[in-house]
RNA sequence: UCCUAUUCUCAGGGCGGGGUGAAAUUCCCCACCGGCGGUAUGUGGGUUUGCCCCAUGAGCCCGCGAGCGCCUCGGUUGUAUAGCUUUCGAGGGUCAAGCAGAUCAGGUGAGAUGCCUGAGCCGACGGUCAUAGUCCGGAUGAAAGAGAAUGUGC
Repeated sequence: UCCUAUUCUCAGGGCGGGGUGAAAUUCCCCACCGGCGGUAUGUGGGUUUGCCCCAUGAGCCCGCGAGCGCCUCGGUUGUAUAGCUUUCGAGGGUCAAGCAGAUCAGGUGAGAUGCCUGAGCCGACGGUCAUAGUCCGGAUGAAAGAGAAUGUGC
C1' cells in the first nucleotide's frame, strides 16, 4: 500500500419584505435553499510538460438514498364463515420507475446539458382558522455513503 473481518463515529439546507383576506411563513409579487456516489475543458497544488498526477468541482448528465404506493406476513375494526374492509406493525422485490422531480440558448474549446453570460425549471407523506421545497409531525428515526480504530492475509 492492497485484500478482508469486526467495532465505533459522522451523515440536509431554506419565508426576510410587501399584497389580499375573518383566517395564509400554505395563495399572489419579490426573496431564500440544494443529501450521497460517479463523470470533468473550471479552481488550487505538483510535475518526468503528457488529453500526466493529487485535492476540490453538477439540485435539473448517469446512478443511489429517505417518503408514499404496491406485494407478503402478523395483530386489529366491521360483517355469520370465507372473502372483502378499517387501522397499526414487521419484512421484501428494487418493483427495468408504481408516485417520480427538473435545462435550454449563446460563448470558449480537441472535448462541456458540468466552465462563462443569459433566461428558465424541480422539490415525499400526514397536519393546519387557507392550498406549504422553507412551519409543525413521524424523526433523539431511517439511510445513500464518508471516515476512524483494531485484527487477519499478501

A computed fold for a 154-nucleotide RNA from Ascidiaceihabitans donghaensis, annotated as FMN riboswitch aptamer (RFN element). NCBI's taxonomy places the organism under Bacteria, Alphaproteobacteria, Rhodobacterales, Paracoccaceae, Ascidiaceihabitans. Its Rfam family is "FMN riboswitch aptamer (RFN element)". About the family: The RFN element is a highly conserved domain that is found frequently in the 5'-untranslated regions of prokaryotic mRNAs that encode for flavin mononucleotide (FMN) biosynthesis and transport proteins.